[in-house]
Molecule: transfer RNA
Organism: Minisyncoccota bacterium
RNA sequence: GGAUCCGUGGUGUAGAGGCCCAACACGCGUCCCUGUCAAGGACGAGAUCGGCGGUUCGAAUCCGCUCGGAUCCG
Numbered sequence: 001g002g003a004u005c006c007g008u009g010g011u012g013u014a015g016a017g018g019c020c021c022a023a024c025a026c027g028c029g030u031c032c033c034u035g036u037c038a039a040g041g042a043c044g045a046g047a048u049c050g051g052c053g054g055u056u057c058g059a060a061u062c063c064g065c066u067c068g069g070a071u072c073c074g
Stems, first nucleotide, its partner, number of pairs: 001073007010026004018057001028044005050066005
């Protein structure tokens, strides 16, 4: 330099054009329960989806460029 894949709450993932102002698990906070902790139960905060541009009535999702990571090729 070229090719492919990946990037979404603190962590690990889901999502495949409208049902999504984004879901699940763990973690975090408050409350209940308990003599206390753990476990269990209820509720809540937290991601505008790596960045920019484009397509579309509508984009986390499709396209281009770009940044970062992984693998392969030269």